[in-house]
Context: one part of a larger RNA
């Protein structure tokens, strides 16, 4: 010097990002207990007192329950019975000490705000939370060989269930609520018209050539060769036309994905604008909340708390860029959550000291 324990004058958070760590509190009994509240809670709220021994209470209350009697299916058992044994407390009086749960039992408490209703779950090995889940809510699919899922299939799960059931999505107790927009995207429904695949359909064009024409070769016939025309058949090509869903189209639908304006003027102080004008839009943000886990400017402004407060609480509203199940606003209870304050308490600190044990270090 380090680690682990222990003690400390005076002060008592001045430490520090922050009371981190430590300290305080602590068992049992009695008294007592607020706001708020979903009437259950909150609550061990908070706060206060008692705690040893002796006597009275009292061999009392209580506990245990023998003999004996009755009953009996006679063995148990049942009922009555109270001997014996055991044996408090409340309350009252007293004794001793500085001190009596004389050691031990092991919540510190209160007030305000945020988030999440709650118990629960999670990153095995930096995160336990405001994240996940949750009961509850809504939408949607599914009529049973269900929808959905796994599998190439057989088959299995769903389910030995059957719409008070099962699957999917979002929200997340409870209370009060959940506004406007269907133009875009999605979904559902519709089917007149447009578009449209395979397929059907075969117009046309073309290849081939039986035959014919012409030219040439061999003396003619005939044959051969070149050129041209060319039916049917067989090929190739494939127009019109017919042709489903889908798409275009027409509706509905936002607890579907999502969206929810700008400029200018106006009141007899000023300021402001209930009011008006204008442009754009599918519609222009309703209730509630608001410098917020959201506010950049910003330590906004005012009030409270402090001697002093970028945090905190209450307001204001100028919401850079809240807002209604991507839920909005409240809310008792709950939380190893988060934030502000107070009381108590302390070596966190002023400011350090000592003790015990174990190391480090030095010598052997």
């Nucleotide at each position: 010097c380090u680690c682990u324990g222990g003690u400390u004058a005076a002060g008592g958070a001045a430490c520090u990002c922050g009371g981190c760590a430590a300290a305080u509190u602590a068992g049992c009994c009695c008294c007592g207990u607020a706001a708020c509240u979903u009437c259950g809670g909150g609550a061990a709220a908070a706060g206060g007192g008692g705690u040893a021994c002796c006597c009275c209470a009292a061999g009392u209350a209580g506990g245990u329950g023998a003999a004996u009697u009755c009953u009996u299916a006679c063995g148990c058992g049942g009922a009555a019975g109270g001997a014996g044994c055991u044996g408090a407390a409340a309350g009252g009086g007293g004794u001793c000490g500085c001190a009596g749960u004389g050691a031990a039992a092991u919540g510190g408490c209160c007030c305000g705000g945020g988030c999440g209703a709650c118990u629960g779950u999670u990153u095995a090995u930096u995160a336990a939370a405001a994240a996940c889940a949750c009961a509850g809510g809504u939408c949607u699919c599914u009529g049973c060989u269900a929808a959905g899922u796994c599998g190439c299939a057989a088959g299995a799960c769903g389910a030995u269930a059957u719409a008070u059931a099962g699957g999917g999505a979002c929200u997340g107790a409870c209370a009060c609520c959940u506004g406007c927009c269907c133009g875009g995207u999605g979904c559902u429904g519709g089917a007149a018209g447009g578009u449209u695949a395979a397929g059907g359909g075969g117009a046309u064009g073309u290849g081939u050539u039986a035959u014919c024409c012409u030219c040439g070769a061999u003396u003619u016939a005939a044959u051969c060769g070149g050129g041209g025309a060319g039916a049917a058949g067989c090929g190739c090509u494939g127009a019109a036309c017919c042709g489903a869903a889908g798409c275009c189209c027409c509706a509905g639908u936002a607890a579907a994905c999502g969206g929810c304006g700008g400029c200018c003027g106006u009141a007899a102080c000023u300021a402001u604008a209930a009011c008006g004008g204008u442009c754009c839009u599918a519609a222009g943000g309703u209730a509630g909340c608001g410098a917020a886990a959201u506010u950049c400017c910003u330590u906004g402004u005012c009030g409270g708390g402090u001697a002093a407060g970028u945090u905190c609480c209450g307001a204001c509203c100028u919401g850079c860029a809240c807002g209604a199940a991507u839920g909005g606003u409240g809310c008792a209870a709950c939380g190893a959550c988060u934030u502000g304050g107070g009381c108590a308490c302390u070596g966190u600190c002023u400011c350090a000291a000592c003790c015990a044990g174990a190391g480090a270090c030095u010598c052997g």